This is a predicted structure of a 102-nucleotide RNA (SAM riboswitch aptamer (S box leader)) from a Solirubrobacterales bacterium.
RNA sequence: GCCUUAUCAGGAGAGGUGGAGGGAUACGGCCCGAUGAAGCCCGGCAGCCUGCGUUCACCGCGCAAGGUGCCAAUUCCGGCGGAGCGAUCUGCGAGAUAAGGA
Numbered sequence: 001g002c003c004u005u006a007u008c009a010g011g012a013g014a015g016g017u018g019g020a021g022g023g024a025u026a027c028g029g030c031c032c033g034a035u036g037a038a039g040c041c042c043g044g045c046a047g048c049c050u051g052c053g054u055u056c057a058c059c060g061c062g063c064a065a066g067g068u069g070c071c072a073a074u075u076c077c078g079g080c081g082g083a084g085c086g087a088u089c090u091g092c093g094a095g096a097u098a099a100g101g102a
Base pairs, nucleotide, nucleotide: 002101003100004099005098006097007096008095013042015041016040017039021032022031023030027078028077029076043071044070045069047068048067049066050064051063052062053061054060075094079092080091081090082089083088
């Protein structure tokens, strides 16, 4: 990198460092940023896996936070199709993350 499945309307600091950028990628928007971006440290969140509790067992629920992940804005918004006068709803695609697989 590829395949499968699931989820993506919720959650997470007014700390230290750092100095100009950032919002995954390209483009277009729209935003965030010297009242301080990214990164790093600390802190935190809790979806998936896992562990523990509850159960005969399963489901569910609760707890933990070990493996990952995450901590502005719906996956910030954009693509294709369907319904609707419209707001909007919905299917697919794309992407991200997790678990599994060739």